[in-house]
RNA sequence: UGCGGGGUAGAGCAACGGUAGCUCGUUAGCCUCAUAAGCUAAAGGUUACGGGUUCGAAUCCCGUCCCCGCAA
Numbered sequence: 001u002g003c004g005g006g007g008u009a010g011a012g013c014a015a016c017g018g019u020a021g022c023u024c025g026u027u028a029g030c031c032u033c034a035u036a037a038g039c040u041a042a043a044g045g046u047u048a049c050g051g052g053u054u055c056g057a058a059u060c061c062c063g064u065c066c067c068c069g070c071a072a
Base pairs, nucleotide, nucleotide: 001071002070003069004068005067006066007065010024011023012022013021018055026042027041028040029039030038048064049063050062051061052060
């Protein structure tokens, strides 16, 4: 420098262009003599950033940044 893959909640990951979700974690409650386990609920998101297309974008297009791999 070129090509490919990736960036989404604290962590790991999903998500036909149409409500942004799952597991773990966190917090509260229930249960228990108590803790853990178990059960219930809640909080937590500028979907890397900036534009474009569209009635509507995490998703499609363009540019930028970062990470991984391949080639030189």

Source information: RNAcentral holds the sequence, with entries from ENA. A computed fold for a 72-nucleotide RNA from Ruminococcus sp., annotated as transfer RNA. The coordinates come from a structure-prediction model, not an experiment, and the mean pLDDT is 84. The organism belongs to Ruminococcus, within Bacteria. Rfam family: tRNA. Its family is annotated with triplet codon-amino acid adaptor activity in the Gene Ontology.